[in-house]
RNA sequence: CCGUGCUAGCCGGGGAGGUAGCGGAUCCCUGUACUCGAAGCCCGCUAUAGCGAGGGUGACGCUUGCAUUAGGCUCCUUUUUUGUGGGGACAGACCUUGGAUUGACGCGUUGACGAUUGAGUCUUGCGCAAUAGGCAUCUGUGAACCGUGUCAGAUCCGGAAGGAAGCAGCACUAAGCAGAUCUGUCUAUGUGAUGCGAGGUUGCUUGGUCUGAGUUGAUUUUCAAGAAAUCGCCCGGAAAGAAAUGUCGACUGCAGGCGCACGG
Numbered sequence: 001c002c003g004u005g006c007u008a009g010c011c012g013g014g015g016a017g018g019u020a021g022c023g024g025a026u027c028c029c030u031g032u033a034c035u036c037g038a039a040g041c042c043c044g045c046u047a048u049a050g051c052g053a054g055g056g057u058g059a060c061g062c063u064u065g066c067a068u069u070a071g072g073c074u075c076c077u078u079u080u081u082u083g084u085g086g087g088g089a090c091a092g093a094c095c096u097u098g099g100a101u102u103g104a105c106g107c108g109u110u111g112a113c114g115a116u117u118g119a120g121u122c123u124u125g126c127g128c129a130a131u132a133g134g135c136a137u138c139u140g141u142g143a144a145c146c147g148u149g150u151c152a153g154a155u156c157c158g159g160a161a162g163g164a165a166g167c168a169g170c171a172c173u174a175a176g177c178a179g180a181u182c183u184g185u186c187u188a189u190g191u192g193a194u195g196c197g198a199g200g201u202u203g204c205u206u207g208g209u210c211u212g213a214g215u216u217g218a219u220u221u222u223c224a225a226g227a228a229a230u231c232g233c234c235c236g237g238a239a240a241g242a243a244a245u246g247u248c249g250a251c252u253g254c255a256g257g258c259g260c261a262c263g264g
Base pairs, nucleotide, nucleotide: 001264002263003262004261005260006259009057010056011055012030013029014028015027016026020046021045022044023043024042034054035053036052037051061258062257063256064255065254066253067252071248072247073246077243078242079241080240081239082238084236085235086234087233090232092231093230095226096225097224098223099222100221106215107214114210115209116208117207118206119205120204121203122199123198124197125196126195128192129191130189131188132187133186134185135184136183137180138179139178140177141176147172148171149170150169155164156163157162
């Protein structure tokens, strides 16, 4: 130096939690690194810190220190967000009012603003017309008897002459019925316009006269006062997170330490 066989050791680790402390079930982070049994209001152990039984690997293995670092936990402190209790009204925001500043769009010498005057739209009274209805009027029809006139026939009075009443028919009418345009009159209205008058809050439309250049006002910035307590602000406490501090620390890397026997 090589080969073979053994032994020590190893066959996961870490954080939290629990514990006098250590390990185990459980939760979490890494990683792939045996099996069975019991045990978390517990089981076993004692700083060399799981117990009982079996199996595998084996000094290319095991272990110590340092570094790096996933990840977990973290009192005081700083900070963010959410919601909560209170405060007072802050050089802040919001609301109202009054000023200052700016002057968009629009209108304007085809005349702004202002002043004055008239009319219409609007309300109402009278009158007029229309419409609807009624009445009058006109025409036709229309009375067995209880309308008028004329009354054939017939009847009555009279010696005669003559007279009387009077049905039918005819004509004209009353009451009634029907129709109709012109005309006249009366009543009525959510009809209407070309009439006359009165009123009228300025909303709208339009005309005339005087004057002669502005008018309107969005928005920006700002001042003052007032109101309110929603937001911002201050204080307290709660929850979740971040930072910082501290702590533990897997994997990995570096350095060091540690057997036996036989054969060549």
This is a predicted structure of a 264-nucleotide RNA (Bacterial large signal recognition particle RNA) from a Clostridiales bacterium. Its Rfam family is "Bacterial large signal recognition particle RNA". By type it is a non-coding RNA gene. About the family: The signal recognition particle (SRP) is a universally conserved ribonucleoprotein involved in the co-translational targeting of proteins to membranes. A source record names the gene ffs.